[in-house]
Context: one part of a larger RNA
RNA sequence: UUGGGUUUAAAGGGUGCGCAGGCGGACUAAUAAGUCAGAGGUGAAAUCCCACAGCUCAACUGUGGAACUGCCUUUGAUACUGUUAGUCUUGAGUGCAGUUGAGGUAGGCGGAAUGUGUCAUGUAGCGGUGAAAUGCUUAGAUAUGACACAGAACACCAAUCGUGAAGACAGCUUACCAAGCUGCUACUGACGCUCAGGCACGAAAGCGUGGGGAGCGAACAGGAUUAGAUACCCUGGUAGUCCACGCCGUAAACUAUGGACACUCGCUGUUGGCGAUACACAGUCAGCGGCUGAGCGAAAGCAUUAAGUGUCCCACCUGGGGAGUACGAUCGCAAGGUUGAAACUC
Numbered sequence: 001u002u003g004g005g006u007u008u009a010a011a012g013g014g015u016g017c018g019c020a021g022g023c024g025g026a027c028u029a030a031u032a033a034g035u036c037a038g039a040g041g042u043g044a045a046a047u048c049c050c051a052c053a054g055c056u057c058a059a060c061u062g063u064g065g066a067a068c069u070g071c072c073u074u075u076g077a078u079a080c081u082g083u084u085a086g087u088c089u090u091g092a093g094u095g096c097a098g099u100u101g102a103g104g105u106a107g108g109c110g111g112a113a114u115g116u117g118u119c120a121u122g123u124a125g126c127g128g129u130g131a132a133a134u135g136c137u138u139a140g141a142u143a144u145g146a147c148a149c150a151g152a153a154c155a156c157c158a159a160u161c162g163u164g165a166a167g168a169c170a171g172c173u174u175a176c177c178a179a180g181c182u183g184c185u186a187c188u189g190a191c192g193c194u195c196a197g198g199c200a201c202g203a204a205a206g207c208g209u210g211g212g213g214a215g216c217g218a219a220c221a222g223g224a225u226u227a228g229a230u231a232c233c234c235u236g237g238u239a240g241u242c243c244a245c246g247c248c249g250u251a252a253a254c255u256a257u258g259g260a261c262a263c264u265c266g267c268u269g270u271u272g273g274c275g276a277u278a279c280a281c282a283g284u285c286a287g288c289g290g291c292u293g294a295g296c297g298a299a300a301g302c303a304u305u306a307a308g309u310g311u312c313c314c315a316c317c318u319g320g321g322g323a324g325u326a327c328g329a330u331c332g333c334a335a336g337g338u339u340g341a342a343a344c345u346c
Stems, first nucleotide, its partner, number of pairs: 004317003007300002012314001014201004021194003025088007033081002035077008049065006091191001092188003095184006103177007110154001114150008125136002162169002206247006215241002220236004258313006266291009295302002319346003328339004
């Protein structure tokens, strides 16, 4: 390389958009580039293959044939692919009418809890644990009540629910923005699928500047435990967690399962539409789940939300360690990220 693979053995890019590229619906006509057939030219010799021959055989050599699977020219074929022209509506999109949701951004508001402060009641403990101690407290704590302030998160509803491309998203409300689904079949008429590079988004932690800081809490301090205890437990507690702006660009970023389209038994629950209304059933479209056939699979299992049957495009894998390391390049303020070996060894 061919081939074979990628849920769990090595292997699906974190996610989307998308240029180039690859691939692409139905019908008609033209063309004849690809494709197919015939003919001609060329495809040096040697080599390879076949036959025969020469060295005693063989290697080797000679003669003849075949082959050189290619290229060029020409004459045809026209199903498929391409190209050109025209048409179509089922793919895709638009419109109209409904409808759905923790989808996004910005603002406003709310109650519970926690902490703190002030006042009041009240007196000796509180707190914490397996048991304790550190800690707090007669300068009046803990507890209870009132008032005030602060920051963060939104109990119940709540679900095997919903939305979003993924990350993710949950108190209530307002504004703006986006999306899906359903019905009608009015419009466009293949406008599509995928996508190397590229661009954008991307949890947590971390970084920069400025705020904020209730609770929690790396580091740190103390108390315990222990042979020790740089831990688990306890008392404190800084960064951080929160906000604005700018970076970082990674995760078991997981469904460990790339995207699109078509096809292939059933049962059952549920969300949003439509239809139907007899309020019972059953139908249909789009989702989210459970179970089970054929088929697939090494098995576990998957099974119309496929890991089944096919087509197209992208990404990735090729024994373990060395190593996601070194070097180089590139991005970053840094931390580090991306790309990514070899010697050696088993």
This is a predicted structure of a 346-nucleotide part of an RNA (small-subunit ribosomal RNA, central domain) from a metagenome. It matches the Rfam family "Bacterial small subunit ribosomal RNA".